Annotation:
This is a predicted complex of two RNAs, RNase P RNA and transfer RNA, with 408 nucleotides together. Rfam match: Bacterial RNase P class A. Rfam classes the family as a ribozyme. Model confidence (mean pLDDT): 76 of 100.
RNA sequence: AAGGUGGGUCGGACGACCGCGCCUUUGAGGCGAGGAAAGUCCAGGCUCCGUAGAGCGGGACGCUGGAGGCAACUCCAGAUAGCGAAAGCUAUGGAAAGUGCCACAGAAACAUACCGCCCACCGCCCCUUUAAAGGGGCAGGGGCAAGGGUGCAAUGGUGGGGUAAGAGCCCACCGGCGGAAGGGUGACCUUCCGGCCAGGCAAACCCCGUCCGGAGCAAGACCAAAUAGGAGGAGAAGGAAGCUGCUCGCUGACUCCUCGGGUAGGUCGCAUAGAUAAAUGGUCGUCGCCAGCUAAUGGCUGGAACAGAACCUGGCUUAUAGACCCACCUUCUCU
RNA sequence: GCCGCCUUAGCUCAGUUGGUAGAGCAACGCUUUUGUAAAGCGAAGGUCCUCGGUUCGAAUCCGAGAGGCGGCU
Numbered sequence: 001a002a003g004g005u006g007g008g009u010c011g012g013a014c015g016a017c018c019g020c021g022c023c024u025u026u027g028a029g030g031c032g033a034g035g036a037a038a039g040u041c042c043a044g045g046c047u048c049c050g051u052a053g054a055g056c057g058g059g060a061c062g063c064u065g066g067a068g069g070c071a072a073c074u075c076c077a078g079a080u081a082g083c084g085a086a087a088g089c090u091a092u093g094g095a096a097a098g099u100g101c102c103a104c105a106g107a108a109a110c111a112u113a114c115c116g117c118c119c120a121c122c123g124c125c126c127c128u129u130u131a132a133a134g135g136g137g138c139a140g141g142g143g144c145a146a147g148g149g150u151g152c153a154a155u156g157g158u159g160g161g162g163u164a165a166g167a168g169c170c171c172a173c174c175g176g177c178g179g180a181a182g183g184g185u186g187a188c189c190u191u192c193c194g195g196c197c198a199g200g201c202a203a204a205c206c207c208c209g210u211c212c213g214g215a216g217c218a219a220g221a222c223c224a225a226a227u228a229g230g231a232g233g234a235g236a237a238g239g240a241a242g243c244u245g246c247u248c249g250c251u252g253a254c255u256c257c258u259c260g261g262g263u264a265g266g267u268c269g270c271a272u273a274g275a276u277a278a279a280u281g282g283u284c285g286u287c288g289c290c291a292g293c294u295a296a297u298g299g300c301u302g303g304a305a306c307a308g309a310a311c312c313u314g315g316c317u318u319a320u321a322g323a324c325c326c327a328c329c330u331u332c333u334c335u
Numbered sequence: 336g337c338c339g340c341c342u343u344a345g346c347u348c349a350g351u352u353g354g355u356a357g358a359g360c361a362a363c364g365c366u367u368u369u370g371u372a373a374a375g376c377g378a379a380g381g382u383c384c385u386c387g388g389u390u391c392g393a394a395u396c397c398g399a400g401a402g403g404c405g406g407c408u
Base pairs, nucleotide, nucleotide: 001331002330003329004328005327006326007325008324009323010322012287013286014285015284016283017282018281020032021031022030023029024028034306038317039316041315042314043313044312045311046216047215048214049213058212059211060210061209062208063078064077065076066075067074068073079092080091081090082089083088093207094206098205099204100201101200102199114148115147116144117143118142121141122140123138124137125136126135127134128133156174157173158172159171160170161169177194178193179192180191181190182189183188220268221267222266223265230259231258232257233256234255235254241251242250243249289303290302291301292300293299294298336407337406338405339404340403341402342401345360346359347358348357354391363377364376365375366374384400385399386398387397388396
């Protein structure tokens, strides 16, 4: 210098003027978006239901050790596997508790034989032969799972011995499992021994461990119209009210007052931004960043992302122009 | 603001213990008719909203995002 890995910070600065929202001592002064205010994915505060004690159901999390935190979650150190040349990155309980699934293909997807191999055994045929016996053939019974083929995956792998053919049947190494010993707090690692019935999926049900009551500020608390309805009291069949101004006639039960609940509405909840369809902006000057042009330590022109509070807080995730810092890796060059 | 649900052909919808995506209507072609409609036959039409993951394999399971609908004063 180039390429890369991990972590972090900023998200233009200052001043003037105008404008907007809220508050106050009303001269005026003070405060006024973000790293994510977003998604609402987790957890908590707060409020009500209620006393959450137990059970069922449901949900979240999941390698090990430690630290912080109420929790969610984060950080540090490590384990195993995979990727990378490296710095580093990614994944993570249990498939030997049980159930279920593994399409098509394939004989068989967890208990099987399609092609194939085998005449050691049974059976049949032929030959030698007096017979016993021996030899040859047949894949009917039977034995085998080495090889072929199918498939994402075929029941340990490679090599040798062995056999009728084969096979952990035996042996060596490797891998898995079980046991023992040793090391480590632990995940796990190392060594020895044993014998080989033991594929994948738990972001399928499930099992194990830890944890979780439900609803949400449109929660909820208080104040409180009109109309209707309710309760109590008074009046009214010796007639309310209407047809109808009066009488008769007809219909046939209401009127007034008080109280309480609820609704509209308002206040609180509610904040050193803030409650309302809800402000947080604009212009100019100087400087900084980027791009272009140019007569080039200058000048001119243009540009600057994602986005935008609505009860609050902690996390996670997602979006983000550009700039900067720290640590580390690889390659090249120079000293 | 809070809560719940949905997204599959042009439209309306099916699609379960994950295994080649379907139906009705519409549109297209042919037959029938003097012509049209109806009817019959046929063929076509799919980024299963997007991205990533789990898995041999994803419309389906998991996570993230986008769009839409409904309820609560």